The prediction has a mean pLDDT of 76. A computed fold for a 171-nucleotide RNA from Peribacillus cavernae, annotated as glmS glucosamine-6-phosphate activated ribozyme aptamer. The sequence was found by an Rfam model in a public genome assembly. Lineage of the source: Bacteria > Bacillati > Caryophanales > Bacillaceae > Peribacillus.
[in-house]
RNA sequence: UUCACUUUAAAAGCGCCAGGACUGAGCACGGACGAAAACUGCUUAGUUGACGAGGAGGAGGUUUAUCGAGUGUUCGGCGGAUGCCUCCCGGCUGCAAGUGCACAGCCGCAAAAAUUCCUGUUUUAAAACAGCGGGGCAACCUGCUGCACAAAGAAUAGGAAAUGCGCACAU
Numbered sequence: 001u002u003c004a005c006u007u008u009a010a011a012a013g014c015g016c017c018a019g020g021a022c023u024g025a026g027c028a029c030g031g032a033c034g035a036a037a038a039c040u041g042c043u044u045a046g047u048u049g050a051c052g053a054g055g056a057g058g059a060g061g062u063u064u065a066u067c068g069a070g071u072g073u074u075c076g077g078c079g080g081a082u083g084c085c086u087c088c089c090g091g092c093u094g095c096a097a098g099u100g101c102a103c104a105g106c107c108g109c110a111a112a113a114a115u116u117c118c119u120g121u122u123u124u125a126a127a128a129c130a131g132c133g134g135g136g137c138a139a140c141c142u143g144c145u146g147c148a149c150a151a152a153g154a155a156u157a158g159g160a161a162a163u164g165c166g167c168a169c170a171u
Stems, first nucleotide, its partner, number of pairs: 014079004019075001020048009051068003057088006089108006098167005115161009129146007
């Protein structure tokens, strides 16, 4: 240094790199004939390869799994993932009001919320950028300070819309 086994820690724009791009070294090519360089090719060693917001009842399945920002390679590939689908468990709403069934639409905890639509308000964006540094031959990596701008979602207020059949109670 590599391989195998065991243990521990660590994450979801998360992890990895064989394509691509870029850098160093060596060799070949060259205006090459004496020398140098660019371009090009080969070998080898490296670098790059997602900026935050948001998202978890259980089981199985599935893969291009939400939102915007960006001097846009944040290209391409692989794996994973809180998404999505089906079922199950426990609940909510359906026009004052209890309960049962069916139907329709939803919700999933540090103790609250939970039908649909419209409008308003609130909800610390971060990178980028600028400045001051550190490491590396270089490509690049990284720290601190300052600074502004989102969308979805969520919360809240108002408005509008929205089942059927029984039982019980009440009038």